């Protein structure tokens, strides 16, 4: 404390998504142990079963069974009587607590802080004064008696601390009066009225009583009265969720007076009377919620949460009622109503687990039908005690949390195995084994705390009550008893490394990697993204890392997110300024002065429960736990203080704002009048054949007279020039000129007001075009609409008309890219310059000039800000202060509701569900039917040409057993191929073979071997089989016998593979392109990609120089250097040569020369160097001179950075993968030549610039030894015989041809062409069927005088045309490759086609225009809208019924009351009726968003091709 993620890259902006922490958790994998804690979050659904509220005999009557005592009786037993115990039952208390759970409540609730002068309080303390006297009943309990039960009924006796009546009574309650006091309801006096009690035990001297007892005294209880303490009731403030798509609510309502009513205020209730009372500071409605202490998080401030502990509220099957009590409208009380269970004899009744265990069911999900009242705390009791599913404890569950262990030390031939591997090795790894020790947990045996004090009991002492030494209380002392948990903890002893590791993860974020499987499958993902045969991403395995009895996932919380921004965001282009004013509330507010004390600040106080956080101690071994003591608890209350700043009163000022005079300038608004030009129509004139219209036309008008022209009239609309980033309004807007009305603005002067100001949510007006309604109007224009054209269509751009509308008048709409995409309103903060409307001061007669000021419109440009563009006194800068608005992109400004409107619609305005994005702005490329500059045989001029015919090749396709294989726009098509009969040959069909045709080790065997030579069978390979036959060394006279390599035979590693993958590669190639580019270090400039250089301006064939310049500088390229070509010169002369001399058979042939050609080797020359001109004094360019040759002479080799996943795995190499008696090898035959038809390349042509026939000239480069081959001779020829010469400047090939002479041809399918085909040869070769070539003879095909659209090469020794040669090669070229003869036109230019090169521009492209992308249908799939209708919920209203039960009345009873009874208001629930909201479900309809490879077209993105878009 961040990070990943939009991009070709960048920089914002902005969303998503991850690393932490946290949980009452759930699930998967795994599980040793202790300690502390949590553990029904769902369906407040049902509920068997046991338990969860009794206790008290010292309140009462009384019952049984033991038990003692007496008495009868032998006994049994019986009756009395005792204390004790105690079932029911009467009475007292308590059950209103304790324990649950979270339904409902958004306030009758909680929470802080007040109030009650408006109130209550059993029990416990303290106080004060009491407790007298009588009296009716009734329960149990018996009889009888009804019911199945439950449970009653009616009679007869009974008690009491039940009840009820009187006395007394006050300081109590009422009342009245006085006086105090806060105007008082309060407090004191007085006086008058009026209202209580119960008794029970214990013990005991006098005295009384027959006793019982009375009396006394203790004690527990009763009844007033006060008070205290805890407890609670009411009540103000403040605060306390979402929703305005909920805007108005309310009739006891709001207040009063009378009454009622309560413990107490108060519409809490009633009559009356009044018309109020809440609310935009959110009433009323609607959803959701118990609140809080705290908890979680978070730097904090917040967010989120209310589970376990504590406070407080609510409920207790639903709902209603009240009754008893101190307390209740009352979980385990009552009464009715529903709804469910369950009994039932069918007439009736019973129950309420949201106590504690358990159980169903729904659900991912959440424990034992324990033990104990030993502690604590409760309730009853005088007390023993009893009771308690509060509690305490044991048990399930890794749910947390915290602590401990699963072993330490040594231990390297780094063992085996495992996995990798470049086969060397590496890792797992001290890890194990093995040695030496330890003993925590868990076992086992053993020992043993603390949780216990008390009460009570017993002895004894002391004190207080008392008449008392009794009793009783209180106090000390001994002793005596109490433990669920518990097989407690913790101790000691024992055995023994033995019983104890497991998840996830390893592309990036994010810490950790290899192999293998798989092949967009199967899978995986939190995001970005993996996977289409080399996955570090799937699955597994080895290895690593991360945590660890737990890892991991899932869900949810807060954080990261400054992504709702108080702290701490923002609104020109990213999401965001209201269209513009006027304004009420509301928020802000100028400059003294005094006053107060709202904020405000210091001080001091209550209070802010406990616990929890903090810090300090302590106690459990430690930790979690847990206990003491501070701290806090940022809050509220209350008192005193201070007064500067806010607020508030009071008072001045004039700077702010307005007013008034004096002046300016305007298309400022509304009305009426007027004008001219033009359009069109009418009427006439002239005129006569077309107008029009478009890219071209076509519809259209026109001889019935158009168009053009000219005259006259009609009519509407809009005002050219003036005009201008000129003027004016608030915005919309506003333009011909006059008049009338009217609004604002500027300037000046400072006379007047004297903060009167800003700004504004709602309101309220304004308010382009379109567009509605009503009546006019209508010339142009012109939606729809018709026609013409374009067009694959053309419901369009485009052309002819044209209707609404455009125009007026009165009335809606209310939205526009309503824009400066920039609210307003003040105040600051550099210049410079232009326009506009005012002022002042100089100069000046003016006209004008200059300085200077106000406001007002541009335009540049600094600071500053800003993502960047940009903006910059008109700010998007610096600050305030108010309003509007935003929160990812689709869905959507849509859909429900509302409101507004005649309609159109419009304003408000979501959600599901869908993506990882959408976006701004600047870079750099790439592209544009942008632009500017410039090249290129790119075009143009020009020559040939191709397409059209015939044949060759090559290709596509079709055929085929096979027609191997590649190459495929340009950059594939006479390309691999420089030469397929057979080999090549890789393919088909047959036939054969398996360590193999070829390489290389082992092991083994053994002379059969190396070689030669025969036979069989075959097509041939192959196969079978004879014969002859060898080497080194050792031993040996020799036979011979040992051994050993070679080779050969088995066997094994292996060989071989033109099988695949050029999308795994190396190498080579191709093409952009011989295009002039492509980069780099420094430096500078940018936040950044980047950019400068490299760009301007000249120049060039050039990024070629050359000036400039934030750049200087360099590299690859170009250029030169290399070859060849030209021209000289040297050196050298043989096989080339031959000028002179000589000789000749006359041939450079000989002698000879070395001069020349020439040949190879070497050097010279060219470099704008030279002159003139232009140019920037430059490069440089034009001309020129000299020169063989002139501006890179010509022409060749050489190809930057990089581009096509260009081609090649079949030239070769090569990783993987795939075959091994076969995809390998060996061999016969076929095929690679197959034709229906299409393209590419080319030969030969069509003819006279020709054909043919005849003779006769001139290179050039090359090739010859398995070769070239000469004269000669045969052949009509190809050839053939035959060989001189030659391994070549000698010999051969070899004849060059075209030309150029001479002669026929006479424009025809021909003396043109030359296919086909027949026949005879020739050659090469093992073999020319299938499938060669080349002569001769004979045939003599298409083609018609030169080829439709289209298309190719060429800019000079070039095209064109002619010949020769090589090379491959047995043989086979119309191809290639290379040589020379001959040997042309044309270029005026850069408008267009294409291709390129530099800048610019526009961009929604960047696998980059062969790009991006839209809509409609057509599929699936998914959410939602709308919907005739079902069918449901919930509030609430109105009307019927009306329980239970308070109230109120009434009758009969009664002393009374009360009960019963009957009237009556209220009244739950129920039924009904009209309507509201909320979910469900749905024929049918409707859009929407998603989904490799549908269809139609193309709408945007470039000037998208009709600029685009509201």
């Nucleotide at each position: 404390a961040g990070a990943g993620u939009u991009u070709g890259a960048u920089c914002c902006u902005g969303g998503c998504u991850c690393a932490g922490a946290a949980c009452g958790a759930a699930c998967g994998c795994u599980g040793g142990c202790g300690g502390c804690g949590u553990g029904g979050a769902u369906c407040a659904g049902g509920c068997a079963u046991g338990c969860a509220a009794g206790u008290c005999g010292c309140a009462c009557g009384g019952c049984a069974a033991a038990c003692c005592a007496a008495u009868a009786g032998u006994a049994a037993u019986a009756u009395u009587g005792g204390g004790a115990u105690u079932a029911a039952g009467u009475g007292g208390c308590g059950a209103a607590c304790g324990g649950g759970u979270g339904a409902g409540u958004a306030a009758u609730g909680c929470g802080u802080g007040g109030a009650c002068a408006a109130c209550c309080u059993g029990c416990c303390c303290u106080c004060g004064a009491g407790a007298c006297g009588g009296g009716c009943a009734u329960a149990g309990c018996a009889a009888u008696u009804c019911g199945a039960a439950a449970g009653g009924a009616u009679u007869g006796g009974u008690a009491a601390u039940a009840c009820c009546c009187g006395a007394u009574g006050a300081c109590g309650c009422c009342g009245u009066a006085u006086g105090g006091u806060a105007u008082c309801u309060c407090c004191a006096u007085a006086c008058g009225g009026u209202u209580a009690a119960a008794g029970g035990u214990g013990g005991g001297g006098a005295c009384c009583g027959a006793a019982a007892g009375g009396c006394c005294u203790a004690u527990c209880g009763c009844a007033c009265g006060a008070g205290g303490a805890g407890g609670g009731g009411u009540u103000c403030a403040c605060g306390u969720c979402c929703u305005a798509u909920c805007a108005g609510u309310u009739u006891g309502u709001u207040g009063g007076u009378g009454g009622g009513g309560u413990a107490a205020c108060g519409g809490c209730c009633u009559a009356c009377c009044a018309a109020g009372a809440c609310u935009u500071c959110g009433a009323c409605g609607g959803g959701u919620a118990g609140c809080g202490g705290g908890c979680c998080u978070g730097a904090g401030a917040g967010g989120g949460u209310g589970g376990c502990c504590c406070g407080c509220c609510a409920c207790a099957c639903u709902g209603g009622g009240a009754c008893u009590g101190a307390g209740a409208c009352a979980c385990u009380g009552c009464c009715c109503a529903g709804a469910c269970u369950c009994c039932u004899a069918c007439g009736g009744g019973a129950g309420g687990c949201u106590g504690u265990a358990g159980u169903c069911g729904a659900g991912a999900a959440u424990c034992g039908u324990g033990g104990a009242c030993a502690a604590u705390g409760a309730c009853c009791g005088c007390a023993a005690g009893g009771u308690g599913g509060a509690u305490c404890u044991c048990g399930c569950a890794a749910c947390g949390c915290c602590g401990c262990g699963u072993g330490g030390a040594g231990g390297a031939u780094g063992a085996a195995g495992g996995c990798c591997u470049u086969c060397g090795g590496g890792u797992u790894g001290u890890a194990a084994a093995c040695u030496c020790c330890u003993g925590u947990c868990a076992c086992c045996c053993g020992u043993g705390a603390a949780g216990a004090a008390a009460c009570g009991g017993u002895a004894g002492g002391g004190u207080g009550c008392u008449a008392a030494c009794a009793u009783c209380g209180c106090c000390c002392u001994u002793c005596c008893u109490u433990g669920a948990c518990g097989u407690u903890a913790g101790c000691g002893g024992g055995a023994g490394a033995g019983g104890a590791a497991g998840c996830u993860a390893c592309g990036g974020c994010u810490a950790a990697c290899u192999u293998c499987g798989u092949g967009c499958c199967a899978g995986c993902a939190g995001c970005c993204g993996c996977g289409g045969u080399a996955a570090g991403a799937c699955g597994a395995a080895g290895g690593u890392a991360g945590c660890a009895a737990g890892c991991g996932u899932u869900g949810u919380u807060c954080g990261g997110a400054a992504u709702c921004a108080c702290u701490g965001g923002g609104c020109u282009u990213a999401a965001a300024g209201g269209g513009c004013g006027c304004g009420c509330a509301g928020g802000c507010g100028g400059c003294g002065c005094c006053g107060u004390a709202u904020g405000u600040c210091g001080g001091g106080u209550g209070u802010g429960a406990a616990a929890u956080c903090c810090c300090c101690u302590g106690g459990c071994u430690c930790a979690a736990c847990c206990a003491g003591g501070g701290a806090a608890c940022u809050g509220c209350g209350c008192c005193c203080g201070a007064a500067a700043c806010u607020g508030c009163g009071g008072u001045g000022c004039u700077a702010g704002a307005g007013u008034g005079c004096a002046g300016a300038a305007g298309g400022g608004g509304a009305g009426a009048g007027c004008g001219g030009a033009a359009u069109u129509c009418c009427u006439g004139g002239u005129g006569g054949a077309g107008c029009g219209g478009u890219g071209a036309a076509a519809u259209g008008c026109u001889u019935a007279g158009a168009u053009a022209u000219c005259a006259g009239g009609a009519g509407g609309a809009a005002c050219a020039c003036c005009g201008g980033u000129g003027g004016c309004g608030a915005a919309g807007g506003c333009g011909g000129c006059u008049c009338u009305c009217u609004a604002g603005u500027c300037u000046g002067c400072a006379a007047c007001u004297g903060a009167c100001g800003c700004u504004g949510a709602g309101g309220c007006g304004c308010g382009a075009a379109a567009g509605c309604c009503a009546g006019g109007g209508g010339a142009g224009c012109g939606a729809a609409c018709g026609g013409g054209a374009u067009u694959a269509g053309a419901u369009a751009c485009c052309c002819c008309g044209g209707u609404a509308g455009u125009c007026c008048u009165g009335g809606c709409c209310g939205u526009a890219a309503a824009c400066g995409a920039u609210g307003g309103g003040u105040a600051c903060u550099a210049c410079g310059u232009a326009g506009a409307g005012g002022g002042a001061a100089g100069a000046c007669c003016g006209a004008u000039c200059u300085u200077c000021u106000c406001u007002c419109u541009g335009c540049c440009g600094g600071a500053g800000c800003u993502a960047a563009c940009g903006u910059a006194u008109u700010a998007a800068g610096u600050a305030c202060c108010c309003c509007g608005c935003c929160u990812g992109g689709g869905g959507a400004g849509u859909a429900c509701g509302a409101c507004c409107g005649c309609a159109a619609g419009g304003u408000u305005g979501a959600a599901a569900c869908u993506c990882a994005a959408a976006g701004u702005a600047a870079u750099u490329g790439a592209c544009g039917g942008g632009u500017g500059c410039u090249c290129g045989c790119a075009c143009a001029a020009g020559c040939g040409g191709u397409g059209g015919g015939g044949c060759a090749u090559g290709u596509u396709g079709c055929u085929u057993a096979a027609u191997u294989c590649g190459a495929u726009g340009g950059u594939a098509c006479g390309c691999g191929a420089g030469g397929a009969a057979c080999c090549u040959u890789a393919c088909c069909c047959g036939g054969g073979u398996u360590u193999g045709a070829c390489a290389u080790g082992c092991a083994c065997g053994g002379a059969u071997u190396a070689u030669u030579c025969c036979g069989c069978c075959g097509a041939a390979a192959c196969g079978c089989g004879g014969a002859g036959g060898a080497c080194g060394c050792u031993c040996g006279a020799a036979a011979g016998a040992g051994u050993g390599g070679a080779a050969c035979g088995u066997g094994c590693g292996c060989a071989g593979g033109u099988g695949u993958u050029g999308c795994a590669u190396g190498g080579c190639u191709g093409u952009c392109g011989u295009c002039a580019g492509c980069u780099c270090g420094u430096g500078u400039c940018g936040u950044g990609a980047g950019a400068u250089g490299u760009u301007g301006g000249g120049u060039u064939a050039a990024g070629u120089c050359c000036c400039u310049c934030a750049a200087c500088g360099a590299g690859c390229g170009a250029a030169a250097c290399c070859c060849u070509u030209g021209u000289c010169c040297u050196u050298a002369g043989u096989u080339a040569c031959c000028a002179g001399c000589g000789g000749u058979u006359c041939g450079g042939c000989c002698g000879g020369g070395g001069a020349c050609u020439c040949u190879a080797a070497g050097g010279a020359g060219a470099c704008u160097g030279c002159c003139g001109g232009u140019g920037u004094c430059a490069a440089a360019c034009c001309g020129g001179a000299g020169g063989a040759a002139g501006g890179u002479g010509g022409g060749g080799a050489c190809g930057a950075c990089g581009u096509c996943a260009a081609g090649u795995c079949a030239u070769c190499a090569u990783g993987g993968c795939c075959c091994u008696u076969a995809u390998g090898c060996c061999c016969g035959g076929g095929g690679c030549u197959g034709c229906a038809a299409a393209c590419g390349u080319g030969c030969u042509a069509c003819a006279a610039u020709g054909g043919c026939c005849g003779a006769u000239a001139c290179a050039g480069a090359g090739g010859g030894a398995a070769g070239c081959a000469a004269g000669a001779c045969c052949g009509u020829a190809a050839g053939g015989u035959g060989g001189a010469g030659c391994c070549a400047a000698u010999c051969c090939c070899a004849a060059a041809a075209a030309a150029g002479c001479g002669g026929c041809c006479c424009c025809a399918g021909u003396u043109c062409g030359g296919a086909u085909u027949g026949a005879g040869g020739g050659c090469u070769g093992c073999a020319a069927c299938u499938c060669g070539c080349c002569c001769u003879c004979a045939u003599g095909a298409a083609c018609g005088u030169c080829g439709g659209a289209a298309u190719c090469g060429c800019u000079a020794g070039u095209a064109a045309u002619c010949g020769c040669g090589c090379a491959u090669c047995a043989g086979a070229a119309c191809g290639g490759c290379g040589c020379g003869g001959u040997g042309a036109a044309u270029a005026u230019g850069u408008u267009c086609c294409c291709g390129a090169g530099c800048a610019u521009u526009g961009u929604a492209c960047a696998c980059a225009c062969c790009g991006c992308c839209c809509g409609u249908c057509a599929a699936g799939c998914c959410a939602c809208c709308c919907g005739a209708g079902c069918a449901g919920g919930a509030a609430g209203c109105g009307c019927c019924c009306g329980a239970a039960g308070c109230c109120a009345g009434g009758c009969u009873u009664u002393u009374a009351a009360a009960c019963u009874c009957c009237u009556g208001a209220c009244g739950a629930a129920g039924g009904u009726g009209a309507g509201u909201c909320c979910a469900g479900u749905a024929a049918g309809g409707g859009g929407g968003a998603c989904u490799a490879a549908g269809u139609c077209g193309u709408a945007a993105c470039a000037a998208g091709g009709u600029a685009a878009c509201c």
RNAcentral holds the sequence, with entries from ENA, Greengenes and SILVA. A computed fold for a 1510-nucleotide RNA from an uncultured bacterium, annotated as small-subunit ribosomal RNA. The coordinates come from a structure-prediction model, not an experiment, and the mean pLDDT is 83.